The prediction has a mean pLDDT of 81. Transfer RNA from an archaeon, 72 nucleotides, folded computationally.

RNA sequence: GCGACCGUAGUCUAGUGGUUAGGAUACCACCCUGCCACGGUGGUGACCCGGGUUCGAAUCCCGGCGGUCGCA
Repeated sequence: GCGACCGUAGUCUAGUGGUUAGGAUACCACCCUGCCACGGUGGUGACCCGGGUUCGAAUCCCGGCGGUCGCA
């Protein structure tokens, strides 16, 4: 330099055009316990950036940035 794939909470991940963006873990509060741990209930927190298509975009298209892999 060329090509492929990927980018969603602190971390991992589901979501292939319309539902409040779902789950796990972490964190916070409460319950439980003599205390801690485990367990239970509740809560906070996310679509990489810009543009386009569409009545409607995390999702489709284009560009940028970043990551992984392959070729040179």

It was read from a public genome assembly.